Predicted 3D model of a 471-nucleotide part of an RNA (small-subunit ribosomal RNA, 3' major domain) from an uncultured bacterium. The full RNA is in RNAcentral, with records from Greengenes and SILVA. Rfam family: Bacterial small subunit ribosomal RNA.
Context: one part of a larger RNA
């Protein structure tokens, strides 16, 4: 100089506290360890591993295991060497299949006729190749303290030096933000703005959007209109400007008008010098080491979905603010051509058959709690739907191991959950649904995003964690 104190002052953060739900008890999804296993491929391990890589393990993925095959090789570049177009259709046998042995149809430029180019095959060799170790050789990524307010120069001045000074103090801020001081005096990387969204006007445009006014229709469905909505470009608008208090006359502060919006207006993206030898050699790139008829590579099948357990994350409920049956409305964001699919019809239904329109502000997917009307009366129940049996439907070569879905039966544990522990300060929690990446289908309840109904509390900072700044 730091870092560290069960030292001190200062401050702050859903850190406590106030309050709402929840977790830990049940069943059940999915991870993890464990135990098994031929294999259950491989990382991730307090925070910051455990719905994580993985935004899709029935074959494929696929790294694993069990059996069968190949060795210039499933791919690249190079020599030679035979051929000839390569491909590419159709077939036979044997095969679990990879393959392996044949049939058969088609069939190439260009040329100085030597050949060249393009491709099969074969030979020998350099070489391919490998998700094989090392993340303690590494690049690139990424996570964390952390959106926390720091972290440093440069010159000057001070110390023999390390080093301080600045950057400390008085004040003030979310902010090393600003002000005032002051052996400082600039200045750079963070802050902050500058960008993206939502939220209010003005414009400019009016179709696929839109209806105030005339007609007109079952229907903005049509003539018509771009007023209103909206769409999506372009401007304004918020600046502690104003006013009144405080304050040191400062910087701010608190109250106040104006105003859609008030002191960072809400939410994004943005992560300073560093920490963790923090993660990743299995995305990918690479050093060094190792395998080369195997640690490369093909193929079947199989496994990774195994189950005395034990944890971590969820989902469904234990019910009356519910549950069932009728009825009836109101989103927003995306997605759709090997696709969304209206409507009919046939099924109780999952679908199934016809079939309109949409390459989409056109057409389509497409709400739901809410409300309204009934009912069931507090029960292991008309709660709960786990668990079995039967029948089916749909994706796909193929659903045995191992998909979803659907219908009839069946109807388990659970009466609110020890000790503990999380999240969350507003359009926030809770609660309701709806979409989209992956995807043939899906173990999705997981992720990332839509809206739709919509609360309590914050006295305060002594306490518990974590952080800054001075000692």
């Nucleotide at each position: 100089u730091g870092a560290c104190g069960g030292g001190g002052g200062c401050c702050c953060g859903c850190a406590c506290a106030a309050g709402c739900g929840g977790u830990g008890g049940a069943g059940c999804a999915u991870g993890u360890g464990g135990u098994u296993u031929a294999a259950u491929u491989c990382g991730a391990a307090g925070c910051a591993a455990c719905g994580c890589g993985c935004a899709g393990a029935a074959c494929c993925u696929u790294a694993c295991c069990u059996a069968c095959c190949c060795u210039u090789g499933a791919c690249a570049u190079g020599u030679c060497c035979u051929g000839g177009a390569c491909c590419g259709a159709u077939u036979u046998c044997a095969g679990a299949g990879a393959u392996g042995a044949g049939a058969c149809c088609u069939u190439c430029u260009c040329u100085u006729c030597g050949g060249a180019g393009c491709u099969a095959g074969g030979a020998a060799c350099a070489c391919a190749g490998g998700u094989g170790c090392u993340g303690c050789a590494u690049g690139g990524c990424u996570g964390u303290c952390g959106u926390c307010a720091g972290c440093u120069c440069g010159u000057g001045u001070c110390g023999u030096g390390a080093g301080a000074u600045g950057u400390u103090g008085g004040g003030u801020u979310a902010a090393g933000u600003c002000c005032c001081g002051c052996a400082a005096c600039g200045a750079g990387c963070g802050c902050a703005a500058c960008c993206c969204u939502c939220g209010c006007c003005u414009u400019u445009a009016g179709u696929u959007g839109c209806c105030a006014u005339c007609a007109u229709u079952c229907a903005g469905u049509u003539g018509g209109g771009c007023a209103c909505u909206c769409u999506a470009g372009a401007g304004g608008g918020a600046c502690u400007g104003c006013c009144g208090g405080u304050g040191a006359u400062a910087a701010g502060c608190c109250g106040g008008a104006g105003g859609a919006a008030g002191g960072u207006g809400g939410g994004g993206a943005u992560g300073a010098c560093g920490u963790c030898a923090a993660g990743u050699c299995c995305u990918c790139a690479u050093g060094g080491c190792c395998c080369u008829u195997a640690c490369g590579g093909g193929u079947a099948g199989g496994g990774c979905u195994a189950c005395a357990c034990a944890c971590g994350u969820g989902c469904u409920a234990c019910a009356a603010u519910g549950g069932g049956g009728g009825g009836u409305a109101c989103a927003g964001a995306g997605g759709g051509c090997a696709g969304c699919c209206a409507u009919c019809c046939g099924g109780u239904g999952a679908c199934g058959g016809a079939g309109c329109g949409c390459c989409a502000a056109u057409c389509u997917c497409c709400a739901a709690a809410a409300c309204c009307c009934u009912u069931c009366u507090c029960a292991g129940u008309u709660c709960g739907g786990a668990u079995u049996g039967g029948a089916g439907u749909c994706u796909g070569c193929a659903a045995c191991c191992c998909g979803a879905c659907u219908c009839c039966a069946u109807g388990a544990a659970g009466u609110u959950g020890g000790a503990u522990u999380c999240g969350c300060u507003a359009g926030u929690a809770a609660u309701c649904g709806c979409g989209c990446a992956u995807c043939a289908g899906c173990c999705a309840u997981g992720g990332c995003g839509c809206g739709g109904u919509g609360a309590a509390u914050a006295c305060g900072u002594u306490c518990c964690c974590g952080g800054g700044c001075c000692u």